This is a predicted structure of an 89-nucleotide RNA (c-di-GMP-I-GGC riboswitch aptamer) from Tenuibacillus multivorans.
[in-house]
């Protein structure tokens, strides 16, 4: 130190609900547990997800449509950083 056990201590909370906030993605707080060895922390690369506003495009406007500023997920994978226990290798 790789590594992860029908091990101990202990942690974390999906969906769904309920109250706030936000244009929306979602956020936080309480309830609930589907699951998690980093389901701790960090939007760095990559996906995805949303478009109040902003270009474009029709147009007289409007409204649909693309495409983005930006934002949101670290419980999609990757990348970094720190961390509890120890059987077997």
């Nucleotide at each position: 130190u790789c590594c992860g056990a029908u091990a101990a201590u202990g942690g974390c909370a999906a969906a769904c609900u309920u109250a706030u906030c936000g244009a929306a993605a979602g956020a936080u707080a309480g309830g609930g547990a589907c699951g998690c060895a980093a389901a701790g922390c960090c939007a760095c690369g990559g996906g995805u997800c949303u478009a109040c506003g902003g270009u474009c495009c029709u147009a007289u406007a409007a409204u649909a449509g693309a495409c983005u500023a930006a934002g949101a997920u670290c419980g999609c994978c990757g990348g970094g950083u720190u961390a509890c226990c120890g059987a077997a290798g």
It was read from a public genome assembly, where an Rfam model found it.
Model confidence (mean pLDDT): 87 of 100.
The source organism's lineage runs through Bacteria, Bacillota, Bacilli, Bacillaceae and Tenuibacillus.
Of the family's consensus pairs, 91% are formed in the model.